The RNA shown here (transfer RNA) has 71 nucleotides and comes from a Candidatus Moraniibacteriota bacterium. The coordinates come from a structure-prediction model, not an experiment, and the mean pLDDT is 81. Rfam family: tRNA. By type it is a transfer RNA.

[in-house]
RNA sequence: GGGCGAUUAGUUUAGUGGUAGAACGAAGGUCUCCAAAACCUUUGGUGGUGGUUCGAUUCCUCCAUCGCCCG
Numbered sequence: 001g002g003g004c005g006a007u008u009a010g011u012u013u014a015g016u017g018g019u020a021g022a023a024c025g026a027a028g029g030u031c032u033c034c035a036a037a038a039c040c041u042u043u044g045g046u047g048g049u050g051g052u053u054c055g056a057u058u059c060c061u062c063c064a065u066c067g068c069c070c071g
Stems, first nucleotide, its partner, number of pairs: 001070007010024004018054001025043006047063002050060002
């Protein structure tokens, strides 16, 4: 320098053109002599820019970061 892939919550991840789910975590509560466990509630997210579209996390362009391959 070229090619391919990935980027979603604090972490690991699912998802699909039509209001984004789960688990773990965190906070509060119930229970307990106390704590743990269990149960209930809450919390919080689509890497950035532009475009297509009635509507973009999803499709397209460029950029950024990471990984792999070629030279």